[in-house]
RNA sequence: UCCUCCUUAGCUCAGCAGGUUAGAGCGAGCGGCUGUUAACCGCUAGGUCGUCUGUUCAAAUCAGACAGGGGGAG
Numbered sequence: 001u002c003c004u005c006c007u008u009a010g011c012u013c014a015g016c017a018g019g020u021u022a023g024a025g026c027g028a029g030c031g032g033c034u035g036u037u038a039a040c041c042g043c044u045a046g047g048u049c050g051u052c053u054g055u056u057c058a059a060a061u062c063a064g065a066c067a068g069g070g071g072g073a074g
Base pairs, nucleotide, nucleotide: 001073002072003071004070005069006068007067010026011025012024013023019057028044029043030042031041032040050066051065052064053063054062
């Protein structure tokens, strides 16, 4: 320098043939259960979907640029 993949909740990841409120597990908080803790059960909070711009009636999803990270080539 070139090619390719990834970036979504505190963590690990789904969702990516555009459309109904953006989800799961773990973790956190609260409650139930228990003599107590753990386990188990329930509820709640937590996200401007890496950033910017564009396409569109509508973008996590499509396009471009940039940033960070992984792999490969020279």
Predicted 3D model of a 74-nucleotide RNA (transfer RNA) from a Clostridiales bacterium. It matches the Rfam family "tRNA". The family's RNA type in Rfam is transfer RNA. NCBI's taxonomy places the organism under Bacteria, Bacillati, Bacillota, Clostridia, Eubacteriales.